The RNA shown here (SAM riboswitch aptamer (S box leader)) has 121 nucleotides and comes from Thermaurantimonas aggregans. The prediction has a mean pLDDT of 79. Rfam family: SAM riboswitch aptamer (S box leader). Rfam links the family to the GO term regulation of gene expression.
[in-house]
RNA sequence: CGCUUAUCAAGAAAGACGGAGGGACCGGCCCUGUGAUGUCUUAGCAACCCUGAACCCCUGUGGCAGCAGGGUGCUAAUUCCGGUUCCGAAUGGCACAUAAGCCUUCGGAAGCAGAUGAGCG
Repeated sequence: CGCUUAUCAAGAAAGACGGAGGGACCGGCCCUGUGAUGUCUUAGCAACCCUGAACCCCUGUGGCAGCAGGGUGCUAAUUCCGGUUCCGAAUGGCACAUAAGCCUUCGGAAGCAGAUGAGCG
């Protein structure tokens, strides 16, 4: 870097360094010298993966949700919202031609893209 697969509405911040952009991309909307993004330290959240088995379940030399240790991840905003398609609604707009349709807004579903874990190349 690519492929497969699972999850993405919950949760969890302080300090130090350092100085201008950041929230993947595009649009929107936000965050930011009251110091962002980033790095480090400490703390926390979660439970994807590995190991263990005292308690626990269960009676097998069994199991592992909770639990303990480890590998990751995460700690502004639903993945911040939308970006493609379909469905529904409008006491919304345009068109009226044999017939039909298009747009806007709102709601919903699926998808695209992305992130993270695990496995593989």